The RNA shown here (Bacterial RNase P class A) has 365 nucleotides and comes from a soil metagenome. It matches the Rfam family "Bacterial RNase P class A". It is annotated as a ribozyme. The sequence is in RNAcentral, with records from MGnify.
RNA sequence: CGGCUCGGGGAUCGCCGCAUCGAGAGGUGCGGAGGAAAGUCCGAACUCCCACGGGCAGCAGGCUGGCUAACGGCCAGGCGCGGUGACGCGACGGAAAGUGCAACAGAGAAGAGACCGCCGAUCGCGCUUGCGCAAGCAGGCGUAGAGGCAAGGGUGAAACGGUGCGGUAAGAGCGCACCGCGGACCGCGUGAGCGGGACGGCAUGGCAAACCCCCUGCGGAGCAAGACCAAAUAGGGAGGCAGUGGAACCGCCCGUUUCCGUAUAAGCCUCCGGGUAGGUUGCUUGACCACCGCGGUAACGCGUGUGGCAGAUGAAUGAUCCCCGCCGUCGCGAGACGGAACAGAAUUCGGCUUACGAGCCGCUC
Numbered sequence: 001c002g003g004c005u006c007g008g009g010g011a012u013c014g015c016c017g018c019a020u021c022g023a024g025a026g027g028u029g030c031g032g033a034g035g036a037a038a039g040u041c042c043g044a045a046c047u048c049c050c051a052c053g054g055g056c057a058g059c060a061g062g063c064u065g066g067c068u069a070a071c072g073g074c075c076a077g078g079c080g081c082g083g084u085g086a087c088g089c090g091a092c093g094g095a096a097a098g099u100g101c102a103a104c105a106g107a108g109a110a111g112a113g114a115c116c117g118c119c120g121a122u123c124g125c126g127c128u129u130g131c132g133c134a135a136g137c138a139g140g141c142g143u144a145g146a147g148g149c150a151a152g153g154g155u156g157a158a159a160c161g162g163u164g165c166g167g168u169a170a171g172a173g174c175g176c177a178c179c180g181c182g183g184a185c186c187g188c189g190u191g192a193g194c195g196g197g198a199c200g201g202c203a204u205g206g207c208a209a210a211c212c213c214c215c216u217g218c219g220g221a222g223c224a225a226g227a228c229c230a231a232a233u234a235g236g237g238a239g240g241c242a243g244u245g246g247a248a249c250c251g252c253c254c255g256u257u258u259c260c261g262u263a264u265a266a267g268c269c270u271c272c273g274g275g276u277a278g279g280u281u282g283c284u285u286g287a288c289c290a291c292c293g294c295g296g297u298a299a300c301g302c303g304u305g306u307g308g309c310a311g312a313u314g315a316a317u318g319a320u321c322c323c324c325g326c327c328g329u330c331g332c333g334a335g336a337c338g339g340a341a342c343a344g345a346a347u348u349c350g351g352c353u354u355a356c357g358a359g360c361c362g363c364u365c
Stems, first nucleotide, its partner, number of pairs: 001362006007324007015032007034342001038353002041351005046222004058218005063077005078092001079090004093213002098211002100207002115153002117149003122146002124143008161179006180202001181200002185196004226281004236272006243262004247257003288308004292303004326339005
């Protein structure tokens, strides 16, 4: 660095599911948590809602090639950084599109700058030598006012290419060699990129985990999705009874007829439809997992091969005891006593991340 295991066997009493026997009560048989079942952070399947098409905004991703249903995952590679090394880590597009930022220190923080320092070529000033009648001309020594410089020191996270030689008054890509850098060229590579010899004297400093630009992707909600069956009570609709008004039988009332109208409030009956409780389904055999064979460096793919796979719904997967194994303490010993992590399904997969003790195997420095 990679991979694996999660104590083993038995007895008794229970719990959940399926099959089967039974009229029923119940009996019998089989199966019953994890490497993370966790966080719910990504990506999907499935379901419902929405949806002409295009754009803006917003969010996410960002080296290259491959794998995959898909991914922000995985594999292989490149580059950078760290490590003596095996190996580890990396938000790793763009800073010549534009805008912006850089505390403190410092002279100066982007077409910058002179604090200490270096110089005395040039102009000036002082002294002086020679020539000259003089004006002046030619030199020497000194000074540091103007000026030249940026090598060295100093500040800083960062100071406008680096090291060396030449050069110069001192210096400077000013010249040259090597390194770096730049745009072409040649070779290798699918590519990221790597290598090479010329050319260019250096232009284009840093930050995009600042705004921004470029490229790519993105509708919403989630199995409490959704579908089916469907009680009581209350409410809705339709019809009937009843009620009520008129008419007729009658001079009037009651009553009767059921001839006509009305259908509002309450009541009774029947029917219809929606929802709730409850039940069923979705539900667990699927882009599934392991081994084997073949292909591929690998991720992964292919296979008429072999084996495996729980489905609860206030929610099962447990408890006690015995033997053996592991670890610790004590003991000369036989043995005695104690201990064994993190955690625990809930629609299902693929990942990532986090928690965690003990042990085993392989390849390496």